[in-house]
Model confidence (mean pLDDT): 81 of 100.
The RNA shown here (transfer RNA) has 73 nucleotides and comes from Pteropus alecto.
RNA sequence: GAUUCCAUAGUGUAGUGGUUAGUAUGUCUGCUUUAGAAGCAGAAGGUCCUGGGUUCAUGCCCCAGUGGAGUCA
Repeated sequence: GAUUCCAUAGUGUAGUGGUUAGUAUGUCUGCUUUAGAAGCAGAAGGUCCUGGGUUCAUGCCCCAGUGGAGUCA
C1' cells in the first nucleotide's frame, strides 16, 4: 500500500429493514441467614464507534472516517 472481518448496558454475546433492542454475568434493593455464601424476587444500567446517504421506517442497507484483528505485497 491492497484486501477481508469486527465495533450493540461494566464485561461477553444475540438481534429477517417494521411497532418497548434481548440474553448471560456483574452492580443495586428486598426476602432468606446469628452473619456471609448460595438461592429466590425486583430494579437500575444502551445516544447500537463517529458523520453523512437511501427509505414511510435502519442496530441491520450504501458511502466516508476512527479504532481493533487477520491475509497478501
Its Rfam family is "tRNA". Rfam links the family to the GO term triplet codon-amino acid adaptor activity. Rfam describes the family as follows. Transfer RNA (tRNA) molecules are approximately 80 nucleotides in length.